Record summary: Predicted 3D model of RNase P RNA and transfer RNA as a complex of 525 nucleotides. It holds a member of the Rfam family "Bacterial RNase P class A". By type it is a ribozyme. Its family is annotated with tRNA processing, ribonuclease P activity and dimeric ribonuclease P complex in the Gene Ontology.

[in-house]
RNA sequence: GGAGCGGGCCUGGCGGCCGCUCGGGGCCUUGCGCUCCGGGAGGAAAGUCCGAACUGGGCAGGGCACGGUGAUGGCUAACGGCCACCGGCAGCGAUGCCAGGGAAAGUGCCACAGAAAACACACCGCCGAUGGGUGUCGCCGACGCCGGCGGCACCACAGGUAAGGGUGAAAUGGUGCGGUAAGAGCGCACCGCGCGUUCGGCGACGGACGCGGCAGGGCAAACCCCACCGCCAGCAAGCCCGCGUAGGCAGCGAAGGGACCGCCGGCAACGGCGGUCUCGCGGGACGGCCCGUCCCGUUCGACGCGAGGCUCGGGCGACCGAACCGCGCGUCGGGAAGUUGCGGGUAGGGUGCUUGAGCCGACGGGCAACCGAUCGGCCCAGAGAAAUGGUCGCCGCCUCCGGGUCCUCCCGGAGGAACAGAAUUCGGCUUACCGGCCCGCUCCGCUC
RNA sequence: GUGGGCGUAGCUCAGUUGGUUAGAGCAUCGGGUUGUGGUCCCGAGGGUCGGGGGUUCGAGUCCCCUCGCUCACCCCA
Numbered sequence: 001g002g003a004g005c006g007g008g009c010c011u012g013g014c015g016g017c018c019g020c021u022c023g024g025g026g027c028c029u030u031g032c033g034c035u036c037c038g039g040g041a042g043g044a045a046a047g048u049c050c051g052a053a054c055u056g057g058g059c060a061g062g063g064c065a066c067g068g069u070g071a072u073g074g075c076u077a078a079c080g081g082c083c084a085c086c087g088g089c090a091g092c093g094a095u096g097c098c099a100g101g102g103a104a105a106g107u108g109c110c111a112c113a114g115a116a117a118a119c120a121c122a123c124c125g126c127c128g129a130u131g132g133g134u135g136u137c138g139c140c141g142a143c144g145c146c147g148g149c150g151g152c153a154c155c156a157c158a159g160g161u162a163a164g165g166g167u168g169a170a171a172u173g174g175u176g177c178g179g180u181a182a183g184a185g186c187g188c189a190c191c192g193c194g195c196g197u198u199c200g201g202c203g204a205c206g207g208a209c210g211c212g213g214c215a216g217g218g219c220a221a222a223c224c225c226c227a228c229c230g231c232c233a234g235c236a237a238g239c240c241c242g243c244g245u246a247g248g249c250a251g252c253g254a255a256g257g258g259a260c261c262g263c264c265g266g267c268a269a270c271g272g273c274g275g276u277c278u279c280g281c282g283g284g285a286c287g288g289c290c291c292g293u294c295c296c297g298u299u300c301g302a303c304g305c306g307a308g309g310c311u312c313g314g315g316c317g318a319c320c321g322a323a324c325c326g327c328g329c330g331u332c333g334g335g336a337a338g339u340u341g342c343g344g345g346u347a348g349g350g351u352g353c354u355u356g357a358g359c360c361g362a363c364g365g366g367c368a369a370c371c372g373a374u375c376g377g378c379c380c381a382g383a384g385a386a387a388u389g390g391u392c393g394c395c396g397c398c399u400c401c402g403g404g405u406c407c408u409c410c411c412g413g414a415g416g417a418a419c420a421g422a423a424u425u426c427g428g429c430u431u432a433c434c435g436g437c438c439c440g441c442u443c444c445g446c447u448c
Numbered sequence: 449g450u451g452g453g454c455g456u457a458g459c460u461c462a463g464u465u466g467g468u469u470a471g472a473g474c475a476u477c478g479g480g481u482u483g484u485g486g487u488c489c490c491g492a493g494g495g496u497c498g499g500g501g502g503u504u505c506g507a508g509u510c511c512c513c514u515c516g517c518u519c520a521c522c523c524c525a
Base pairs, nucleotide, nucleotide: 001444002443003442004441005440006439007438008437009436010435012395013394014393015392016391017390018389020040021039022038023037024036025035026034027033042419046430047429049428050427051426052425053424054234055233056232057231061291062290063289064288066230067229068228069227070226072084073083074082075081086100087098088097089096090095101225102224106223107222108219109218110217123165124164125161126160127159132155133154134153135152136151137150138149139148140147141146173191174190175189176188177187178186192214193212194211195210196209197208198207199206200205238351239350240349241348248342249341250340251339252338256279257278258277259276260275261274262273263272264271265270280298281297282296283295284294285293300333301332302331303330304329305328306327308325309324311322312321313320314319344524345523358378359377360376361375362374363372364371365370397416398415399414400413401412402411403410404409449521450520451519452518453517454516455515458474459473460472461471476492477491478490479489480488498514499513500512501511502510
């Protein structure tokens, strides 16, 4: 001097004039009054991706289903976040990235190509004894055709092989040496894999030594299995007040039993009203379902059939007639808690509302994130259709041009300034973005 | 503030780790039929699957981020 990596901070400042809003004080004519003092948008206020605080829910308890996270150890109110560190990958390096548990619980996929992608198996190729065929050489026998023995080369078959080649994202551990008919962990060395011992570490894991078989893989952001976590809804949560209509219309809608107490009616069989408990039935509530729990309701009439009972009248009696009582079955109707649909009213005021897991600094602990029951200081928006603005000047920042001897620096002129605005509040993540400053670290080149 | 759905050819829509082929109808163009046009028949073209990143050998499909469109959710009770 150049090129990078990691972290922190700022996001215009000052002044005048006019205009807003909140809090506090004062004055008065009590009015959106006047005046004084103090405060008044962000690093992302954004997206609504996560976690909470806070508020409410008639159980909020258990289970299923569903969803989330995923090496280890810490931080935190908590998290899917942050810090450290392990393993893997990328990079010369500073450093960065990883949805990082399980493929032997089970099921599933790996197209095309390729012999073959899991019950294995051989396309090209290599070897190929014995037996077979062809050719050739040597020896022997033979008049000749030819025959016997041995060697070499080639062909084909049985067989051996997965080292080499091809295909593919991936193919049956990798490299080297030996060995073999040719090969192969067949044997050996190293690496890799599994197991054991030991050392270091809280741990994930790493180192050392030894033994072993040298064996098919990938995908779980495939279904799934394992471990841990999760009640639901949300400030339009909630609370208070006011106004107003029509809780209007229509449909659906239960099964009763037992016990106790009090009051009342009937000549009697029996009945009515009120209250309590219990078992059932119907309905409602809790994100979906089940159990559990809690709350509400549990009622009336008509007709038909059947048997029974009390009373009265008549009768010697058997029995006949009348009225009444409750029960069983069936049919029809009303109808509770509630539920479905249609329709109506209202959309107002106040509160929640800003003091917080708060911020700044020092000291101490910790590698760090962060923590401290330590000390000192500060109060830093609270609107309600939504305030914090408009204008002028100066300075500062950035870009371009010109000049002062180059640069630093200075002067002059012109232009520019991004992403973008609280709405219950915090801790994070992600996305958008003009320009600037500071700190630490790495690599390359040159010079001394 | 909360919870859903959608984006594929010029238009309307299928397709969706359920894997390695992107399709249908209409429209457009060409040819045929007809005296001409329409209808009908045949053929052809036309695709960053809203955008970016990731998993995987392979993504329209699975996961994450982002852009745009759209639906529902108040109180009296």